Molecule: nadA riboswitch
Organism: uncultured Silvibacterium sp.
This record gives sequence, C1' cells and structure tokens, in this order.
RNA sequence: GGUUGCAACAUCCCCGUCGGUUGGGCGGCAUACCCGCAGCGAACCGACUGCAGCC
Repeated sequence: GGUUGCAACAUCCCCGUCGGUUGGGCGGCAUACCCGCAGCGAACCGACUGCAGCC
C1' cells in the first nucleotide's frame, strides 16, 4: 500500500461516524400538491474512524 472480517467504546440489550438512495412513521396544510420532524431496532451505496487477520 492492497484486501477480508468485525464495532470494543454506548445510562439493559442492539446501535462506530458522516452523507446519499428506496420505502416507512409522525406533524402541518389541504381537493391535491407541498413542507417539516425524528434512536425509522428497514434495506442498499459511498467515504471515513477504530480493532483483528491475510497478501
């Protein structure tokens, strides 16, 4: 340098960070459109942090 697996740290357990896509929840408006909110215990993608292994 490349590559594979993992998340110790966490106010039960699970959950490393940020961003995006799809779909969902809640609220506002309302014929619709549209806008906003958030630990959505959903999936997928990218970059990064940390741990371990392999080349």